[in-house]
Context: one part of a larger RNA
RNA sequence: GGCGUAUGGCGGAUGCCUAGGCUCUCAGAGGCGAUGAAGGACGUGAUAAGCUGCGAUAAGCUGCGGGGAUUGGCACGUACGAAGUGAUCCGCAGAUUUCCGAAUGAGGCAACUCACUAUGCUGAAGGCAUAGUAUCCGAAAGGAGGCAAACCCGGCGAACUGAAACAUCUAAGUAACCGGAGGAAGAGAAAACAAUAGUGAUUCCGUUAGUAGUGGCGAGCGAACGCGGAUUAGCCCAAACCAAUGUUGUUACGGCAAUAUUGGGGUUGUAGGACCACGAUAUUUGAUGCGGAGCGAAUAAGAAUCAACUGGAAAGUUGAACCGAAGAGGGUGAUAGUCCCGUAUUGGUAAGCGAAGAUAUUGAUAGUGGUAUCCUGAGUAGCGCGGGACACGAGUAAUCCUGUGUGAAUCUACCAGGCCCAUCUGGUAAGGCUAAAUACUCCUGAGAGACCGAUAGUGAACAAGUACCGUGAGGGAAAGGUGAAAAGAACCCUAAGAAAGGGAGUGAAAGAGAUCCUGAAACCGUACGCCU
Numbered sequence: 001g002g003c004g005u006a007u008g009g010c011g012g013a014u015g016c017c018u019a020g021g022c023u024c025u026c027a028g029a030g031g032c033g034a035u036g037a038a039g040g041a042c043g044u045g046a047u048a049a050g051c052u053g054c055g056a057u058a059a060g061c062u063g064c065g066g067g068g069a070u071u072g073g074c075a076c077g078u079a080c081g082a083a084g085u086g087a088u089c090c091g092c093a094g095a096u097u098u099c100c101g102a103a104u105g106a107g108g109c110a111a112c113u114c115a116c117u118a119u120g121c122u123g124a125a126g127g128c129a130u131a132g133u134a135u136c137c138g139a140a141a142g143g144a145g146g147c148a149a150a151c152c153c154g155g156c157g158a159a160c161u162g163a164a165a166c167a168u169c170u171a172a173g174u175a176a177c178c179g180g181a182g183g184a185a186g187a188g189a190a191a192a193c194a195a196u197a198g199u200g201a202u203u204c205c206g207u208u209a210g211u212a213g214u215g216g217c218g219a220g221c222g223a224a225c226g227c228g229g230a231u232u233a234g235c236c237c238a239a240a241c242c243a244a245u246g247u248u249g250u251u252a253c254g255g256c257a258a259u260a261u262u263g264g265g266g267u268u269g270u271a272g273g274a275c276c277a278c279g280a281u282a283u284u285u286g287a288u289g290c291g292g293a294g295c296g297a298a299u300a301a302g303a304a305u306c307a308a309c310u311g312g313a314a315a316g317u318u319g320a321a322c323c324g325a326a327g328a329g330g331g332u333g334a335u336a337g338u339c340c341c342g343u344a345u346u347g348g349u350a351a352g353c354g355a356a357g358a359u360a361u362u363g364a365u366a367g368u369g370g371u372a373u374c375c376u377g378a379g380u381a382g383c384g385c386g387g388g389a390c391a392c393g394a395g396u397a398a399u400c401c402u403g404u405g406u407g408a409a410u411c412u413a414c415c416a417g418g419c420c421c422a423u424c425u426g427g428u429a430a431g432g433c434u435a436a437a438u439a440c441u442c443c444u445g446a447g448a449g450a451c452c453g454a455u456a457g458u459g460a461a462c463a464a465g466u467a468c469c470g471u472g473a474g475g476g477a478a479a480g481g482u483g484a485a486a487a488g489a490a491c492c493c494u495a496a497g498a499a500a501g502g503g504a505g506u507g508a509a510a511g512a513g514a515u516c517c518u519g520a521a522a523c524c525g526u527a528c529g530c531c532u
Stems, first nucleotide, its partner, number of pairs: 001531009015517001016481002020452002022449007029441002031147002039100003042055003046078002050074002061094006070082003105114003115133007135144003151182001152180004162169001166216001192199002203230005213221002234433003237377001241264010269411001271376004275370004284364006290357001294353002299347003305320005321338002323327001329341003382406008392418001413428005468475002488516001491503004
């Protein structure tokens, strides 16, 4: 030095566990903010570094309800207290709520500095206290501002990439940025589709269909009609006409006309309305107040088992029972329907929400005929040029939007049916509102998983966006497990000993001793044997 056997150290794999995650389902909620938010700074405890709570009333104050014996958070020590005159704790509603922060009196290197006005101390101040003093919109009342995970609408808008290069094209109207709103948003009651038959607002899903198309006809892009479902809901103005009021013009002072505002009227394609004539006071229904079934917080009741044996411990085994509208689940010294918390089931009410209902107030809503006249959304539709959107890249290119230029018709009218024309068919643009079906989840409650189990699962099961790194934007860890119970090792010995160890003691176990369950390998020893 090697090999073997035995026995240790170091190390922290593996097994078991779960306090934390991940992905969903159902229900709720879908906002907070100048009455000062989100997020912070600094304080606050007898002792107090961190986390949590709270705010100079500072681990808290008040009221009401619940509850009924302990209690002063994590946190287990000492001291001092509180509590049947009902504490702690739970729920609801309040009070307080420093400073910064939209931050708003001015400034500022956030959590700081310095003012002014009014009132008071007060007669005085380089003093103190209280209240106010930003900007924008609005006549005023009042409102806005900032934050927030995704979903939504709009504006603006890439490139990598693909085309096996690359330029049209693609990626993609995606990402990023900006504006805005809501619990959803957007869309929406046919100037729609269709095709000689019909449908009847919008949205979403399935299908039609990778079809018709489009496309350096490359890569690719990619409908609609129809059919089947989800959910269903329809309405209001402008105008004609009538009237009132104001102003102006004119007047023969009776008026007339113009204009503006307001009220009535009226709202559509089988055209409708005004207007004229007739008829009538019906029908249906909205909002607000009243009402109050019920829902609704903490919470309440809630069945049924004993013995022996093994064991440290019974829930295990054996024997004999019981309950079940409850044999979901968790805990308890091993595996418990009947030990505990619960579970099925049944109650209970505050704030709040709130169905039916009658009644009051107030609002909306309807018919028949006639057709001479009037009305029915104009710098609009269309067209030229340049772009964009449509599955559709200028194409035969309809349809939609519009930067620029031009520019109609008015119901004997106008638009569409994929160039265009005719016939036919469908509709009535140039004003507006509209629930549901649909999208999403920062958040709350309940529940689930052929999801993970500490190098996994969130970056984070632990003082985690912490420690640490970086001027900064930003980057970003490691780290779980004694035991059933601290019973956490009194006392003695060795020792320099407040180290460490050996006894003693506790415990089922200390080879469970706090570097604490199990304790693999690498690596390092010791003893013995054999070989060199």